[in-house]
Formats: sequence, C1' cells, structure tokens
RNA sequence: GGAGUCGGCCGAACAGUCGCUGUGACGCCAGUUGCAGAGGAAAGUCCGGGCUCCACAGGGUGGGAUGCCAGGUAACGCCUGGGGGGCGCGAGCCCACGGACAGUGCCACAGAGAACGAACCGCCGAUGGCCCCGGGUCACACCGGGGAUCAGGCAAGGGUGAAAAGGUGCGGUAAGAGCGCACCGCGCCGGUGGCAACACACGGCGGCACGGAAAACCCCAUCCGGAGCAAGGCCAAAUAGGAGGGCAGGCGGGUCAUACCGCCGGCCGCGACCCGCGGCGGCCCUCGGGUAGGCUGCUAGAGGCGCGCGGUGACGCGCGUCCCAGAUGAAUGACUGUUCUCGACAGAACCCGGCUUACAGGCUGACUUCUUUA
Repeated sequence: GGAGUCGGCCGAACAGUCGCUGUGACGCCAGUUGCAGAGGAAAGUCCGGGCUCCACAGGGUGGGAUGCCAGGUAACGCCUGGGGGGCGCGAGCCCACGGACAGUGCCACAGAGAACGAACCGCCGAUGGCCCCGGGUCACACCGGGGAUCAGGCAAGGGUGAAAAGGUGCGGUAAGAGCGCACCGCGCCGGUGGCAACACACGGCGGCACGGAAAACCCCAUCCGGAGCAAGGCCAAAUAGGAGGGCAGGCGGGUCAUACCGCCGGCCGCGACCCGCGGCGGCCCUCGGGUAGGCUGCUAGAGGCGCGCGGUGACGCGCGUCCCAGAUGAAUGACUGUUCUCGACAGAACCCGGCUUACAGGCUGACUUCUUUA
C1' cells in the first nucleotide's frame, strides 16, 4: 500500500429574526422574560416485562410458543461463554441443534430395487439336470474334459438417484460376501477429564443389528389466564329518563257533577333585567346513575454519565453526580446570512428490555491476509 473480518461513534455547522409546546420567575392581569423541546432507528408491532382493569381453590383436556449445555436478566423466542456440525488460507461467519426401536404416514423423477433387504447389465455355475467330445462297457452304469444351456448361487463391479444397506486391505471362494482377520467407522457398557453439553490414538463387548425426513402428523420436556392508556381513576352541565319530598292558584262560560273552553296568573328556554317570541300543562327542590366536556394516569426511570471493585464475558455491587420532550387536531417549524465534504433513512403519543427492517456520507479501534521496501 491492496483486499478483507468484527465492533464503536457521528449523521450538516454557526449566527440572527419571527412563531409553536411545556415550565419557572415577575406582573399594573395587557403581557415581559429565563430555561427545555424527537431517533438510532421514534418504524414494523415480531417477542418479553412493568402498570391498569377483569377473572382465578387445585388438577386435567384443548391451544400456542420454545427445544445442545451453563450462565446473565424483571423477563424473553434476547444476550454472554462453552459444546457439536458446516463454510472460509485466515480474522471470522452460519445452524428450529430434543426424539425416527411409542405409533401412523411419506420418500417425486430416474432406477431391477427407496425399507419386513432388491437383481437390469454383470460374475459364477461349486451342486443337480441337459448337450457335445474322449475313455470304458455287448449296451448301460461309471470316469475325465468342454459348453453357459436349465435350475441355482452372488452382491464384488457397472448403471439410476438427493439418498442403494459400513470403508480400505489381506485371506477366503465356483464366484462372492463381515464369511474370517487387521485398521478405520458405528452401537452398547465401563473408565478418565469437564458443573454440564460433550471429549478421549483409554479398556471391554457386539460383525454391524439402527437409510432419510419430525420446517409430516406425532411423542417428550419447559413456559404461557384474558384484555389493553380508547387500560383505569376523579370532577361533572343542558336535555331525556329514574327515586324521594313539597306545591299544584283565581275568575267566567259550560255540566246535576266531572270533562271541556276562554282569560289572568305560574313554570321552562332564548346569558341577566324589560319587552317580545316559543314551549309546558304540571311546576319546584334534593339524591343517585350517566353523556358532552374537563382533570388525572403522563413521565425520576429495571434512568444517563463518571470512578472503583467482582466476573473470561453478558452483567452485578458500591460511591459520586445530573434531570434529559410530554403534545391531545396533536408543539419541536419557517425565513435570512455565512461556511462545508451539499446533507440518507425517517418523526415521540403509557413506559421500558430486545429482535428485525431502512439509512447519502463520514470518523475510529482491534484483528486477518497478500505484496513491496528497509
């Protein structure tokens, strides 16, 4: 210097003017002024918890999630460390990584055969036939050789496939084969190391009995009650309805008397008073539920930063210090000037811990590998 791996951080800067939200102070209640005001993902709403209300003796069925081991944590499907498998020269990266002798089902195409071990090509044809030749016999029988022809034997080799019933070698055989043996692999038991997963060029036993797939149903183990801040709590109009109490008038007409009609008066609404208009035939008071509306929940928290200690680490403990949005038609903006590398993805809505996804560009730490120079 090139290529690469794993982390951490920033994500236009400064100034002025005018606004917006919250809040403090001062006010002569008009205002004035100080301070603070989106993110690393505020996103997807995919997990886990806090908080709130409802439900709940205990257990089971059903449903969902998770699935190597140990630890961290409020908890998790997250994180850390480790084990196993795979990829990479390497730094490193990836893995739904329990069970396939509990049961049921599946394995397309190709292929002879895809699971109670099959036989297409091939090899053999030892054994029993058949055919041929020779010997032998009067003729058979019998003996020897040959053929690959029938039965039969084999699973080594070829071929198919994602996958074909352990691998290599020697022996063995008619040809072969764990048929026998050695080594490797596999299974079981024991031993050693490790908390454990697991490991062992430690020992013994077994010729091998157990193909794949559980991201097929399923089985096993563990965990999980439901709904969500429009949760929930408080205050509380008008109208209508509910309960209790009080008051429901006068005159005239009409009738036997009510009913009914008219007038005066009454009550309610139009903010109050007067007028006017409209409504009620009942009106008024009290109580409780409840709607609109308002307040609360609401942001000091599993909080940030620094230091020390413990731990490989995730993280924990202690001390010090700081206060860092809280809107509710919903603020966090607009304009101007200067500068630069010309600016990405995107915006809180009860709060946290994660995961995932999006992101112009830039800074930085550790490490790997190649090349060159010294």
Description
This is a predicted structure of a 374-nucleotide RNA (Bacterial RNase P class A) from a Nevskiales bacterium. Its mean pLDDT, the model's own confidence on a scale to 100, is 78. The gene name in the source record is rnpB. It matches the Rfam family "Bacterial RNase P class A". The family's RNA type in Rfam is ribozyme.